A computed fold for a 354-nucleotide part of an RNA from Posidonia australis, annotated as small-subunit ribosomal RNA, central domain.
It matches the Rfam family "Bacterial small subunit ribosomal RNA". Its family is annotated with structural constituent of ribosome and ribosome in the Gene Ontology.
Context: one part of a larger RNA
RNA sequence: UUGGGCGUAAGGCAUUUGUAGGUGGCUUUUCAAGUCCAUCGCCAAAUCUGAGGGCUCAACCCUGGACAUGUGUUGGAAACUACCAAGUUGGAUUAUGUUAAGGGCAAUAACAAUUUCUGGUGGAGCAUUGAAAUAUGUAAAGAUCAGAAAGAACACAAUUGGUAAAAGCACUCUGUUGGGCCCGAGCUGACACAACACUGCGAGAUGAAAGCUAGGGGAGAGAAUGGGAUUAGAUACCCAGUAGUCCUAGCUAUAAAAGACGGAUACUAGGUGCUGUGAGUAUUGACCUAUGCAGUGUUGUAGCUAACACAUUUAGCAUCCUGCUUGGGGAAUAUGUUCGCAAGAAUGAAACUC
Numbered sequence: 001u002u003g004g005g006c007g008u009a010a011g012g013c014a015u016u017u018g019u020a021g022g023u024g025g026c027u028u029u030u031c032a033a034g035u036c037c038a039u040c041g042c043c044a045a046a047u048c049u050g051a052g053g054g055c056u057c058a059a060c061c062c063u064g065g066a067c068a069u070g071u072g073u074u075g076g077a078a079a080c081u082a083c084c085a086a087g088u089u090g091g092a093u094u095a096u097g098u099u100a101a102g103g104g105c106a107a108u109a110a111c112a113a114u115u116u117c118u119g120g121u122g123g124a125g126c127a128u129u130g131a132a133a134u135a136u137g138u139a140a141a142g143a144u145c146a147g148a149a150a151g152a153a154c155a156c157a158a159u160u161g162g163u164a165a166a167a168g169c170a171c172u173c174u175g176u177u178g179g180g181c182c183c184g185a186g187c188u189g190a191c192a193c194a195a196c197a198c199u200g201c202g203a204g205a206u207g208a209a210a211g212c213u214a215g216g217g218g219a220g221a222g223a224a225u226g227g228g229a230u231u232a233g234a235u236a237c238c239c240a241g242u243a244g245u246c247c248u249a250g251c252u253a254u255a256a257a258a259g260a261c262g263g264a265u266a267c268u269a270g271g272u273g274c275u276g277u278g279a280g281u282a283u284u285g286a287c288c289u290a291u292g293c294a295g296u297g298u299u300g301u302a303g304c305u306a307a308c309a310c311a312u313u314u315a316g317c318a319u320c321c322u323g324c325u326u327g328g329g330g331a332a333u334a335u336g337u338u339c340g341c342a343a344g345a346a347u348g349a350a351a352c353u354c
Base pairs, nucleotide, nucleotide: 004325005324006323007308008307012322014206015205016204017203021199022198023197024196025088026087027086028085033081034080035077036076037075038074040072041071042070049065051063052062053061054060092188097182099180103177104176105175106174114150115149116148117147118146119145120144121143125136162169163168211251212250213249214248215247216246220245225240226239227238228237262321263320264319265318267316270299271298272297273296274295275294276293277292278291279289280288303310327354328353329352336347337346338345339344
């Protein structure tokens, strides 16, 4: 367990595609299935309830009524939903013309830095800390100059910016590919089938980091681990350093996966920035404007909110679909099931207790 809710109190699936299902523009008809009105039946008795009666009263009992709900018959109404028919263009779709971008994938090349190696110069420290020590260095370190190799990451521009469904994405060029915005005039026309729109149980796909399997790679930094010190202790600090971090092919499916805010549509004061693209009464051009559309910020009114805050990118006012919540703990649990190589993931109680 509802006429309640879900930013922060319990509560929006990590994101998306989409099946079944649900819901669905405007105008004029048809019809009467839903809907509404009236009528007549049925809905055992007991119970309940109103009236009357019987036990001295009462409980109790008796008589003949009534209500409610559901369902059916008959006759009407036609606003709304469905249906029938005919239209329409604003939702949606498609072609055309531009356009912006770290969107994805593949491949190519480049610079600084770092470490290592080789050679030269040089000759005692270097490195680290609160202070030290371990470590490293006369087998020549550190410093400095020249050369070579390797792996990983891409300074500045840089942003309140761009882009992607989310995770995410940033050196350069090339190839290939997905999506978006704008413009103006056309096409199809809400028919609904496998085939329009929104949502979407189940289902599919994508999904940071860590982790796993196989094979490569391994510069830097670095869980674990070892050593040195400090300390009451020192699992921190310092010196080393394995896995992993990188690549390829598969798994895993979780994050404070966050805007802690599900998706879609319409409406509801302004001010002020930025990004993309237009328009004009502005113009040589740049400025300019009661300026349009799409996105992204900030401030703020109405409204809303427990408050904080939100406020045309809504947490406002409404509609549709969907997920979830119902005291704290027990419980990110047990059991069973499904998935996984494993680690584990998903689903998910109760006793008991406050």

Taxonomically the source falls in Posidonia (Eukaryota, Viridiplantae, Spermatophyta, Magnoliopsida). Its mean pLDDT, the model's own confidence on a scale to 100, is 83.